[in-house]
RNA sequence: GGACCCUUAGCUCAGUUGGUCAGAGCAUCCGGCUCAUAACCGGCAGGUCCCGGGUUCAAGUCCCUGAGGGUCCA
Numbered sequence: 001g002g003a004c005c006c007u008u009a010g011c012u013c014a015g016u017u018g019g020u021c022a023g024a025g026c027a028u029c030c031g032g033c034u035c036a037u038a039a040c041c042g043g044c045a046g047g048u049c050c051c052g053g054g055u056u057c058a059a060g061u062c063c064c065u066g067a068g069g070g071u072c073c074a
Base pairs, nucleotide, nucleotide: 001073002072003071004070005069006068007067010026011025012024013023019057029043030042031041032040050066052064053063054062
């Protein structure tokens, strides 16, 4: 330098063909259970869907630029 892939909650990740409010597990917090702690059970909260732009009635999803990371080639 070139090709391809990834970026969604604190962490790890889903999210179908673009179409109802963006989700799960774990963690945190609250509660239950227990003599108590852990485990277990229930619940709450938690989001600039990497930034910006475009297409569309409608974008996490499609297109373009940029940023960060990864794999391969040179």
Annotation: Model confidence (mean pLDDT): 81 of 100. Transfer RNA from an uncultured Eubacteriaceae bacterium, 74 nucleotides, folded computationally. The sequence was found in a public genome assembly. Its Rfam family is "tRNA".